[in-house]
């Protein structure tokens, strides 16, 4: 950023400066916030997407190649550290309730939007 693609129910917090909102965007819910949020900035800490190095196992056999963080380790490049991507929102489906149909109440499943890697450009 107008693309391709993986992955999004798990985990992981304290201090600084600061002030009023804040949870991407509209909405409707519910939630955080003067006990001081969100954004910053330090450190710590998760996670394991990328690629390094060693290891472990398999495979090949000079050379290699595939697999391992619920079934290795280490340092790096990003990422994250309230709530499922806080939940619907749109479509299909189930169930309930109603005479029936909408609309309503619960459930499932796609999509759309979005975050974050990796690639493209």
């Nucleotide at each position: 950023u107008a693309c391709u693609u993986a992955u999004c129910a798990a985990g992981a917090a304290c201090g600084g400066a600061g002030u009023a909102g804040g949870g991407a965007a509209c909405a409707g819910g519910c939630c955080c916030g003067g006990u001081g949020a969100u954004a910053c900035c330090g450190u710590a800490g998760c996670a394991a997407c990328c690629g390094g190095u060693c290891c472990c196992g398999a495979u090949u056999u000079u050379u290699u190649u595939c697999g391992g963080g619920a079934u290795g380790a280490c340092a790096g490049g990003u990422g994250c550290u309230a709530a499922a991507u806080c939940c619907u929102g749109c479509c299909u489906u189930c169930c309930g309730a109603u005479u029936u149909u909408a609309a309503c109440g619960g459930g499932a499943g796609g999509a759309a939007a979005g975050a974050u890697g990796a690639g493209a450009c």
Molecule: SAM riboswitch aptamer (S box leader)
Organism: Ignavibacteriaceae bacterium